Context: one part of a larger RNA
């Protein structure tokens, strides 16, 4: 100087407390461990691994296993030789396929030229340099990422003090979300962080008016058409909030408390933004890369299987155990997004999943699109008209192909489960809890992930305690 302390002081955070809802019990989904297996590919491991890499394993993916098969190779550059193209189509034998062997039809390269060739392109062959490796090392690395933590810290120049390591500044008195600002001070300044500058939402104005909108007028009553651009909305430019004003308080400070006006008030709400560093944290299987290793194999291709196994254990979720509910009927109101190998209206067929046909739409025009929680009736506390697992039969769709191993529909079946031990998690407002909707990936497959809106609470006395963190101080046999 740090680090640590079941030392002290001050302060903060859904850290506790006050509340609301969960997990832990059940069934299922999903990931992991373990076990099994020819293989169940590999990685991730307290927080910070475990719905994680995987924004989607039937084949492919795929790295794993069994079997078959190739050896200058699926891919790149170079040397030599041969051919002249090349491109398209058909099709035989063996084979599970890859592949091996053997054919047919159509088509017939470019430049230059002294017509011998030369150059370029392409194809084939040979041998060799080499290719190739999701093989090892993340403790050789780059890049990227997680984490403490959006915590308020981390440093430097000059000066001063100290023999020196170092100190000071950065400590102190206040204050703040903040090393934020003020005052003081052997310090004076500065940098990286904080804040602001950026984006979205909330109010207003201007500009613009189609595919959007409709106040007044007309209308075939449909914003459909004429008309209009007021309003809504769209999307560009601006305004607006600064403790600016008033009162109190404070040290005539920074600020704090209350008030006014205002759409908004003291960081208005949300996002992006992550200092010096820590964990030899994670990743050699995104990519790049040093070293090591394999080179008829640890490389390449194919068929089938596996990653989907199942006495069990754990994590994360979904659905429930019901009446604030189930079922039936009736209907109202969103927002974000997507669409041409696509979205697909209306019509017809089917109980339904869906099928047939097909207008319109490269989209403020057409379409996905039905929003759901809602209202009324019924059920009357039961393992039930709760719950839907499991199983049987019959189908639908995608796709070469749903046996291993997809999703969906109808009929039948109707398991556990009556609110969950110790323990443990999330959340402070348009939040939690609840209700649906869209998208990426994607042929098909979503309870996951990312977004969107509807309706919408309770509680916070407070900082004694638990956890994490910041500043000062103290002890130390630790570095």
């Nucleotide at each position: 100087u740090g680090a640590c302390g079941g030392g002290g002081g001050c302060c903060c955070g859904c850290a506790c407390a006050a509340g609301c809802g969960g997990u832990g019990g059940a069934g299922c989904a999903u990931g992991u461990g373990g076990u099994u297996u020819a293989a169940u590919u590999c990685g991730a491991a307290g927080c910070a691994a475990c719905g994680c890499g995987c924004a989607g394993a039937a084949c492919c993916u795929u790295a794993c296993c069994a079997c078959c098969u190739u050896u200058u190779g699926a891919c790149a550059u170079g040397u030599c030789c041969a051919g002249u193209a090349u491109g398209g189509g058909g099709a035989g034998u063996g084979g599970a396929a890859a592949c091996a062997c053997a054919c047919c039809c159509c088509u017939u390269c470019a430049g230059u030229u002294u017509c011998g060739g030369c150059u370029g392109g392409c194809u084939g062959g040979a041998a060799c340099a080499c290719a190739g490796g999701u093989g090892c090392u993340g403790c050789a690395u780059g890049g990227c990422u997680g984490u403490c933590g959006u915590c308020a810290g981390c440093u430097c120049g000059u000066g001063u003090c100290g023999u020196g390591a170092g100190a000071u500044g950065u400590u102190g008195g206040g204050u703040u979300a903040a090393g934020u600002c003020c005052c003081g001070c052997a310090a004076c300044g500065a940098g990286c962080g904080c804040a602001a500058c950026c984006c979205c939402c909330g109010c207003c104005u201007u500009u613009a008016g189609u595919u959007g909108c409709c106040a007044g007028c007309a209308u075939u009553c449909a914003g459909u058409u004429g008309g209009g651009c007021a309003c809504u909305c769209u999307a560009a430019a601006g305004g607006g909030a600064c403790u600016g004003c008033c009162g109190g308080u404070g040290g005539c400070a920074a600020g704090c408390c209350g008030g006014a006006g205002g759409a908004a008030g003291g960081u208005g709400g949300g996002g992006a933004u992550g200092a010096c560093g820590u964990c030899a944290a994670g990743u050699c299987c995104a990519c790049a890369u040093g070293g090591c290793c394999c080179u008829u194999a640890c490389a390449g291709g194919g068929u089938g299987g596996g990653c989907u196994a199942c006495a069990c254990a754990c994590g994360u979720g979904c659905u429930a155990c019901a009446a604030u509910g189930g079922u039936a009927u009736c209907u109202a109101c969103a927002a974000u997004g997507g669409g041409c190998a696509g979205c697909g209206a209306u019509c017809c067929c089917g109980c339904g999943a869906g099928g047939g046909g097909g207008a319109g739409c490269u989209a403020a025009u057409c379409u996905c699109c039905a929003a759901a929680a809602g209202a009324u009736a019924u059920c009357u506390c039961a393992g039930u008209u709760c719950g839907g697992a499991u199983u049987g039969c019959a189908c639908u769709c995608u796709g070469c192909a749903a046996c291993u191993c997809g999703a969906g529909u109808g009929c039948a079946u109707g398991a556990a489960g009556u609110u969950g031990g110790a323990a443990u998690c999330g959340c402070u407002a348009g939040u939690a809890a609840u209700c649906g909707u869209g998208g990426a990936u994607c042929a098909g497959c979503a309870u996951g992930c990312c977004a969107c809106g509807g309706a919408g609470a309770a509680u916070a006395c407070g900082u004694u305690c638990c956890c994490g963190g910041g500043c000062c101080u103290u002890g130390u046999a630790c570095a």
This is a predicted structure of a 479-nucleotide part of an RNA (small-subunit ribosomal RNA, 3' major domain) from an uncultured bacterium. RNAcentral holds the full RNA, with entries from ENA and SILVA.